[in-house]
This is a predicted structure of a 72-nucleotide RNA (transfer RNA) from a Candidatus Pacearchaeota archaeon.
The sequence is in RNAcentral, with records from ENA.
Lineage of the source: Archaea > Nanobdellati > Candidatus Pacearchaeota.
The coordinates come from a structure-prediction model, not an experiment, and the mean pLDDT is 80.
Its Rfam family is "tRNA". By type it is a transfer RNA.
RNA sequence: AGACCUGUAGCUCAGUGGUAGAGCUUUCGGCUCAUAACCGAAUAGUCGUGGGUUCGAUCCCCACCGGGUCUA
Numbered sequence: 001a002g003a004c005c006u007g008u009a010g011c012u013c014a015g016u017g018g019u020a021g022a023g024c025u026u027u028c029g030g031c032u033c034a035u036a037a038c039c040g041a042a043u044a045g046u047c048g049u050g051g052g053u054u055c056g057a058u059c060c061c062c063a064c065c066g067g068g069u070c071u072a
Stems, first nucleotide, its partner, number of pairs: 001071007010024004018055001026042005048064005
């Protein structure tokens, strides 16, 4: 320098155009003599940034930024 992959909740990840979800974590409550386990509830995301297409974008297109792999 070029090619490809990737960026979504505190963490790990789903979500292929129609109001964004799961598991774990955290907090509160229940159960217990108590702890763990178990059960119930709650909290949390300008979807990396900026444009474009579209009636409508996490999703399609462009640029940029961060991370990774490969080639030179």